The RNA shown here (c-di-GMP-I riboswitch aptamer) has 77 nucleotides and comes from uncultured Rubrobacter sp. The coordinates come from a structure-prediction model, not an experiment, and the mean pLDDT is 77.
RNA sequence: GAGAAUGGCAAACCCGUCGUGAGGCGGGGGCGCAAAGCCCAUGGGCCUCCUAGCUGGGAGGCGGCAGGGCUGCCGAA
Repeated sequence: GAGAAUGGCAAACCCGUCGUGAGGCGGGGGCGCAAAGCCCAUGGGCCUCCUAGCUGGGAGGCGGCAGGGCUGCCGAA
């Protein structure tokens, strides 16, 4: 960070499957993405379930919301 190249990832939605659920995984799909690569989730944010009668306790989910750490392809002016 260019109406460039090469590759990459993959939202919604659909199918299958697992889960009480949020949602996960696989396949199709392709809205988008220069870190939409990897790690973290103590804290902010969003969401679910259980519990309790208090604005609480417990157990979970997402990161394509922000954030932190590590690494990294190509490249015009």